Predicted 3D model of an 81-nucleotide RNA (c-di-GMP-I riboswitch aptamer) from uncultured Dysosmobacter sp. The sequence is in RNAcentral, with records from MGnify. The organism belongs to Dysosmobacter, within Bacteria. It matches the Rfam family "c-di-GMP-I riboswitch aptamer". About the family: GEMM was predicted in a large-scale screen for bacterial structured RNA regulatory elements. Rfam links the family to the GO term cyclic-di-GMP binding.
[in-house]
RNA sequence: GCAAACCACCGGAAACGGUGGGACGCAAAGCUAAAUGAGGGGGCUAAGGCGCGUCUGCGCGCUAUGCCAGCCCGGCUGCCG
Numbered sequence: 001g002c003a004a005a006c007c008a009c010c011g012g013a014a015a016c017g018g019u020g021g022g023a024c025g026c027a028a029a030g031c032u033a034a035a036u037g038a039g040g041g042g043g044c045u046a047a048g049g050c051g052c053g054u055c056u057g058c059g060c061g062c063u064a065u066g067c068c069a070g071c072c073c074g075g076c077u078g079c080c081g
Stems, first nucleotide, its partner, number of pairs: 001026002006021006024070001030076003039073003042068003048063006
């Protein structure tokens, strides 16, 4: 310096994000998450789409164009001693 869980409000279909409170922790807990010249893997959610079932109300499965940098590796930057 940052800020987990949790709480309040707001956004969102959700994951999750923002603001305020709050501190579990962190030398990188700073940045880098499709394509466009513009890192790789992994994970979460499933609106929309597709498939199946259906008592036509709905249920289940698949899927990222949504999300996670405090999941790992890498890249760039970086305090004191």